[in-house]
RNA sequence: GCUCCCGUAGUUUAGCUUGGACAGAACGUCGGUUUCCUAAACCGAAUAUCGCAGGUUCAAAUCCUGCCGGGGGCA
Numbered sequence: 001g002c003u004c005c006c007g008u009a010g011u012u013u014a015g016c017u018u019g020g021a022c023a024g025a026a027c028g029u030c031g032g033u034u035u036c037c038u039a040a041a042c043c044g045a046a047u048a049u050c051g052c053a054g055g056u057u058c059a060a061a062u063c064c065u066g067c068c069g070g071g072g073g074c075a
Base pairs, nucleotide, nucleotide: 001074002073003072004071005070006069007068010027011026012025013024020058029045030044031043032042033041051067052066053065054064055063
């Protein structure tokens, strides 16, 4: 230099192929019930403008372009 894959809550991730309106889950955190206390169990709550910027569209996590970061392959 060329090429492929990945980037979504604190963490691990689903959804991307086939655009559709509040981005879902588990674990963790916080509060409550229970317990002498803790743990467990149960109930509730908060946390993601989907790596960044632009474009297409009535509408973008999803399609297109450029960049940034991580990993693999080729030279």